[in-house]
RNA sequence: GCUUUCUUAGUUUAAUGGUAAAACGACUGAUUUGUAACCAGUUGAUAACAGUUCGAUUCUGUUAGAAAGCU
Numbered sequence: 001g002c003u004u005u006c007u008u009a010g011u012u013u014a015a016u017g018g019u020a021a022a023a024c025g026a027c028u029g030a031u032u033u034g035u036a037a038c039c040a041g042u043u044g045a046u047a048a049c050a051g052u053u054c055g056a057u058u059c060u061g062u063u064a065g066a067a068a069g070c071u
Stems, first nucleotide, its partner, number of pairs: 001070007010024004018054001025043005047063005
C1' cells in the first nucleotide's frame, strides 16, 4: 500500500426492514443481630455523518477505531 471482518447498556451476548431483549453489574427497598445469598423495583445502549425506504441495529456510501490476511 491492497483486501476482508467487526463496532449495540458499565461487561458478555441477542434482535429475518416494523415498539431495541436478556444475563451479570450499579442503585433503592424488603429480609438478617450484621454481612452474603434470596425476593421486589429502578437505571442505562445501536461508533459518527450522509443516502435508499412509509419505516433502518438490519440495506448502500464515507470517516474513525479494532482484528486478520497478502505484498